The prediction has a mean pLDDT of 79. This is a predicted structure of a 148-nucleotide RNA (c-di-AMP riboswitch aptamer (ydaO/yuaA leader)) from Nocardioides sp. R-C-SC26. Its Rfam family is "c-di-AMP riboswitch aptamer (ydaO/yuaA leader)". Rfam describes the family as follows. This family represents a conserved RNA structure found upstream of the ydaO and yuaA genes in Bacillus subtilis and related genes in other bacteria. The sequence was found by an Rfam model in a public genome assembly.
């Protein structure tokens, strides 16, 4: 300096650290601008075949579909502790949440436009049983990644 993202910029600062004592760099917090993102009305929508465990939601481009492979809970047989019933424990079967790889893919990103190609990405994370939209109002976020 650049990319990606809302993640920027002003003022003020306790305290650090250093100094040629002018300074200079950090810098918890606190106020402003601006940007994001949530909550939250009428009207609309939605609404009895509804929705509420088959939980819903939300931030994001990051959502679906195959396919291989491993496989919880439940469920049934059987067989053991101890006759039965309940427990526990093997095994065999059904089952199949989820995880893992591999390929796709809706979507997204590489300075603007615009053709055409190439290259990447197509993740993760939060509320907590609760939220449509949505004026006023009201709350939070200003990281992180990753290139020369």
């Nucleotide at each position: 300096c650049g990319c990606u993202g809302a993640g920027u910029c002003c003022g003020a600062g306790a305290c650090c650290g250093u100094c040629a004592c002018g300074g200079c760099g950090g810098g918890a917090u606190c106020g402003g601008a601006g940007c994001c993102g949530g909550g939250g009305a009428a009207c609309c929508a939605u609404c009895a075949c509804a929705a509420u465990c088959u939980g819903g939601g939300g931030u994001g481009a990051a959502u679906c579909c195959g396919g291989u492979g491993c496989g919880a809970g439940g469920c049934g047989g059987c067989u053991c502790g101890a006759g039965c019933c309940a427990c526990g424990g093997g095994u065999c079967g059904u089952g199949g949440a989820g995880c893992a790889c591999c390929g796709g893919u809706a979507g997204g990103g590489c300075g603007a436009g615009u053709c055409g190609u190439g290259c990447c990405c197509g993740a993760a994370u939060c509320c907590g049983u609760c939220a449509g939209c949505u004026c006023a109002c009201c709350c939070g976020g200003c990281a992180g990644g990753c290139g020369u």